[in-house]
Context: one part of a larger RNA
RNA sequence: UGACGGGGGCCCGCACAAGCGGAGGAACAUGUGGUUUAAUUCGAUGAUACGCGAGGAACCUUACCCGGGCUUGAAUUGCAGAGGAAGUCACCGGAGACGGUGAUGUCUUUAUAGUCUCUGUGAAGGUGCUGCAUGGUUGUCGUCAGCUCGUGCCGUGAGGUGUCGGCUUAAGUGCCAUAACGAGCGCAACCCCUUUUUCCGGUUGCCAUCAGGUGAUGCUGGGCACUCCGGAGACACUGCCAUCGUAAGAUGUGAGGAAGGUGGGGAUGACGUCAAAUCAGCACGGCCCUUACGUCCGGGGCUACACACGUGUUACAAUGGCCGGUACAGAAGGCAGCUCCCACGCGAGUGGUUGCGAAUCCCGAAAGCCGGUCCCAGUUCGGACUGGAGUCUGCAACCCGACUCCACGAAGCUGGAUUCGCUAGUAAUCGCGCAUCAGCCACGGCGCGGUGAAUACGUUCCCGGGCCUUGUAC
Repeated sequence: UGACGGGGGCCCGCACAAGCGGAGGAACAUGUGGUUUAAUUCGAUGAUACGCGAGGAACCUUACCCGGGCUUGAAUUGCAGAGGAAGUCACCGGAGACGGUGAUGUCUUUAUAGUCUCUGUGAAGGUGCUGCAUGGUUGUCGUCAGCUCGUGCCGUGAGGUGUCGGCUUAAGUGCCAUAACGAGCGCAACCCCUUUUUCCGGUUGCCAUCAGGUGAUGCUGGGCACUCCGGAGACACUGCCAUCGUAAGAUGUGAGGAAGGUGGGGAUGACGUCAAAUCAGCACGGCCCUUACGUCCGGGGCUACACACGUGUUACAAUGGCCGGUACAGAAGGCAGCUCCCACGCGAGUGGUUGCGAAUCCCGAAAGCCGGUCCCAGUUCGGACUGGAGUCUGCAACCCGACUCCACGAAGCUGGAUUCGCUAGUAAUCGCGCAUCAGCCACGGCGCGGUGAAUACGUUCCCGGGCCUUGUAC
C1' cells in the first nucleotide's frame, strides 16, 4: 500500500422485511451428468456451465462409427508435357461414390495463343493439439462510482496529499471547508423509442360537412376538419410560489402543465479482476498427419436409458370444464410467397378461382361479455401412453417428422428440507407475430399488444457492494 476480520461508523441494492406468483412432488418437452454403445462428434462446469454455442441433427448439416472408393486429391493456383476435345445422352455392373461400353460431338475470325481434359511437378488439405504462445470478440464484479495523471507540497523511502472533513446527490453529483491547484478516463448530458402539442404535406389512410348509390359497407364524386402517417420545430429547467438551509439542495394533496424533479424504456460498460470463455465462427505462432488425422459415397449415430440434476410446458379444477351466440388489438411477414371466396371432406387438407411485390389484399386474436349445461366425483377435471385410419412436407418419415379423426384414458386432489422472480402498465394472466426453416420434434428464443393487482413499517438480521476508520502472525 492492499487484502481480510463472527472490529467500528455512514450509505445503497427485490439484499432482507411487507406482499403476489412460482420451482422442489406428477406427466411430458428440453439441456447436462452418469451409464451404455461400433459411434452415442466437440466445446461450455459455483455465482459467470446445464431450452448454452445450436436463430431448426430424417439424408444433407456432421465434425463421430461401420463399410466401399480416390491419392496433385472435393475446391483454388503456377510451370512443363500430351490430347482434340470437353461435354451430353443411353445401356450394363454397383448400396452409391464410381467403373465399363456405345452413340453424339471432333472447339475458337486471334493458331509460338486461348478454353477444356489428362499426365508429371510445385503449392494443397486437416472441425488434429496447445485459449497456459496469441489477435479479435465475449461473460463477470457492475451501469457499481469509482480509477488515475501533471505540477506543487509532505516523507530517508515504499508512498501520501489531491480523492480527506461537514452537508448533499442516483452519482468522486454538487456546495462549503482545505497544501494543494488543475486535468483525464468514467457519472451526467449529447443518440434512439415512447407520452403531449404546433406548423407543413394528404395516398393506399380518414369521413365532420355537401351530393349520389346499396340488402350492406368511405362504396362513388368530393374534402383533409378529425384519426393517423411522414418531415420540421416547441416543451421540463426545481423555471415559479411557500417553508427549511451560508450554499449545494431538501420538503409540499402548492400553481400551471400532456408530462415534475434523471417523466418511462433502450443504447452506452472506466482502470482492472477471474493465466475466466472461445485455436469448432474467423485469423494466427509452434507442434503433429500427408495412399491419411486429407477427401468422396451408402448406411448408422448425435434421438440409446436402472438412474441423478437444471430450465420449461400441461395439470391437479367450479374465479372451472364443455356447447352456442357476440365484441375489441399491436407489431411483424408475404411471389418457388401470403391467400379472400366457392366446392368436396367430421377434420388435418384437397381441387378451382381471386386479390396482393402490399398504409390498398391476406387481416378474422384470446382471455372478455351473454345464454345453456355439468354439481365436487379421479369427474364432462387431467391429458400421458397405446391401437386403428388418414393428411402434409420431402428422393425418402423404419431407426427418427409434424398434424387430423375414432377409440384407449396413466400419474396427478396444490407438492418435505430448501429455493427463485417481481416495486406499475410492473407481477400475474391471455392470445398474436417473427427469425431459422422443404417439413419440424418451438412447450425454446426474440418481439407485440389485451386484461391488470398486492405490498414496502423499516434497515436489527442474511447476501453483495461503496466510503471512512481500526487491528493483523496474510

Predicted 3D model of a 474-nucleotide part of an RNA (small-subunit ribosomal RNA, 3' major domain). RNAcentral holds the full RNA, with entries from ENA, Greengenes and SILVA. Its mean pLDDT, the model's own confidence on a scale to 100, is 81.